[in-house]
Molecule: transfer RNA
Organism: Candidatus Microgenomatus sp.
RNA sequence: GCGGCGGUAGUUCAGUAGUAGAAUGUCUCCUUCCCAAGGAGAAGGUCGCGGGCGCAAAUCCCGUCCGCCGCU
Numbered sequence: 001g002c003g004g005c006g007g008u009a010g011u012u013c014a015g016u017a018g019u020a021g022a023a024u025g026u027c028u029c030c031u032u033c034c035c036a037a038g039g040a041g042a043a044g045g046u047c048g049c050g051g052g053c054g055c056a057a058a059u060c061c062c063g064u065c066c067g068c069c070g071c072u
Base pairs, nucleotide, nucleotide: 001071002070003069004068005067006066007065010024011023012022013021018055026042027041028040029039030038048064049063050062051061052060
């Protein structure tokens, strides 16, 4: 330099155009003499960044940054 895969909640990951979810963690409450376990609820996201297409973009297109792998 070229190609492929990936970047989404604190963490690990789903989500292939219709307004973003799970697990785990955090907080509150219930249960218990206390802890743990269990149950209920809540908070937490400019979907790496910038632009484009489109009524509508995490998703499609272009550029760019970072990580991993391969080729030269």